[in-house]
RNA sequence: UCUCCGAAAAGGCAAACCCACUGAAAAGCGGGGGCGCAAAGCUACGGGUCUAAAAUCGCAAGGGCGGACAUGGUUUUUGCCGUUUAAUCGGCAAACACGUUUGUGCGGUUAAGAUCGCCGAGUUACCGAA
Numbered sequence: 001u002c003u004c005c006g007a008a009a010a011g012g013c014a015a016a017c018c019c020a021c022u023g024a025a026a027a028g029c030g031g032g033g034g035c036g037c038a039a040a041g042c043u044a045c046g047g048g049u050c051u052a053a054a055a056u057c058g059c060a061a062g063g064g065c066g067g068a069c070a071u072g073g074u075u076u077u078u079g080c081c082g083u084u085u086a087a088u089c090g091g092c093a094a095a096c097a098c099g100u101u102u103g104u105g106c107g108g109u110u111a112a113g114a115u116c117g118c119c120g121a122g123u124u125a126c127c128g129a130a
Stems, first nucleotide, its partner, number of pairs: 005128002012037002017032003021028002035117001041123003045120003048115003055109006062102005073096001076095007
């Protein structure tokens, strides 16, 4: 002097929690606080974990639109008009159902979001007993 290492001293960082702000959230930032930390300095690079705004899927109750070369619905329901002595038959309209579209609510998936005080990796660094 370097590496591993971590006694001492000085100094450093700051969990939970509280207050204010930012964010959809996870979380972050500032002040207080102090559980801990020898890299609890830095880099989200790999894995993990957290969140799910946007996206996408499903469900629910709604809103808008549609009527066909094909007639949806084995005579769907209601109303009106025409027809018939009447049952009926025909036409039109609306509703339901169907198709399509749209927003809302709930649930699922998903990171490009977050975490370096979860682990690994990279990188820089204070002190110096054994």

About this RNA
c-di-GMP-I riboswitch aptamer from a Bacillota bacterium, 130 nucleotides, folded computationally.